[in-house]
This record gives sequence, C1' cells and structure tokens, in this order.
RNA sequence: GCUAGUAUAUUUCAGUCAGGUAGAAUGUCACAUUGCCAAUGUGAAGACGGGGGUUCAAAUCCCUCUACUAGCA
Repeated sequence: GCUAGUAUAUUUCAGUCAGGUAGAAUGUCACAUUGCCAAUGUGAAGACGGGGGUUCAAAUCCCUCUACUAGCA
C1' cells in the first nucleotide's frame, strides 16, 4: 500500500441477515432484610466510535473518517 473483519451501558455480549419501543449478565448507587458484613430481594442511573446520505422512520442499508485485528504485498 491492497483486501477483509470488528466498534452497542463499567465490563462481557445479544439485537443488524429481514429497518419500526435499545436488552441480558456483571459492576455502581439507594432501599428492604440482618446486631454488623456478606448473601438475597426491589428500585434507579448508565450505551449504538465520528461525520454524511437514503427513508415516514437507521444500532440495522449506503459512503467516508478514526481505532483495533487478520491476510496479502
């Protein structure tokens, strides 16, 4: 340099193929339970890498940039 892949919550991952209310586990905080901690239960906060396009509607489709990974040279 070329090609391909990946990017979603603190973290690990679904959801993308086939556009239509963003989820789970874990962690954090609050409350309940307990003499205290732990455990358990209930609740809360928390995310679609950046930009642009298509569409009534984009995490999802298209383009581009960035970061990472793999292959080729």
Molecule: transfer RNA
Organism: Candidatus Riesia sp.